[in-house]
This record gives sequence, C1' cells and structure tokens, in this order.
RNA sequence: GCUCGUCCAAGGCAAACCUGAUGAAAAUCAGGGACGCAAAGUUACCGGUCUAAAGGUGGCGAUUAAGUUUUUAAUUAGGUUUAUUACUGAUUAUUUAAUCACAACCAAUGACAGCGGGACUGCCGAC
Repeated sequence: GCUCGUCCAAGGCAAACCUGAUGAAAAUCAGGGACGCAAAGUUACCGGUCUAAAGGUGGCGAUUAAGUUUUUAAUUAGGUUUAUUACUGAUUAUUUAAUCACAACCAAUGACAGCGGGACUGCCGAC
C1' cells in the first nucleotide's frame, strides 16, 4: 500500500417504543431504551422513497359586489276580490367577479446517509 473481517484489544453508534422540544407534515433534536451495525462516520452528486407548506387545477359551500329585474317557480307584505282572483313590492333560485372555509389532485425550494450506488475520511487485527 492492497484485500479481507476468522481471531485480539480499546471502545463506538443506536431501530422499534416511551417522555419532552421544534415543524404544516415528512422528519429532526434532547433524555431513556437496544433491533441491529466494521464505516449505522461525513456528504442529497445519481437513482429511489416520504411529506405537500407556499403556489396551481378543477369541485363544493358561505359572504360581498355587479348584472338580469325579460320569462318562470317558491316564500312573504300590501291593499284588492265571491275566490291567492288578478295586481304591486321585497327576498330566494339563475349569471359573472372577488374574498374566505372545506376536502381532493398536481407540485420541493422540505426530508430520508439505518434503501442502493458514488465522493471524502477513519479504529483494531488477519493474510
């Protein structure tokens, strides 16, 4: 220096789960705890996986504004009439826009290095 992890020594890390904190979430951090790990050390460069806040798409509902007050329907008020009989007004249904709420879908600039590969670094030992 290369390869390897059968053996030796010093040790190291810490999954699930629990508690607290941060975060919209994925997840992360701290403490407890050990399923595992010879790079379970570092790094989002490549593939992959997770989340979906901002933003977008169409949907549904509410509010406000505008339009239509032509026709029709419902409710209601007025006076009218033998009679909701015809009339007048108001509100709602209808169209458009904005804002807000809700769920769905799209979407990393958010994550995962204990999913695989790459890059960088490193303890002990064996051949």
This is a predicted structure of a 127-nucleotide RNA (c-di-GMP-I riboswitch aptamer) from Thalassotalea sp. The sequence was found by an Rfam model in a public genome assembly. Its Rfam family is "c-di-GMP-I riboswitch aptamer". Rfam's curators write: GEMM was predicted in a large-scale screen for bacterial structured RNA regulatory elements. Taxonomically the source falls in Thalassotalea (Bacteria, Pseudomonadati, Alteromonadales, Colwelliaceae). Its mean pLDDT, the model's own confidence on a scale to 100, is 79. The model forms 95% of the base pairs in the Rfam consensus.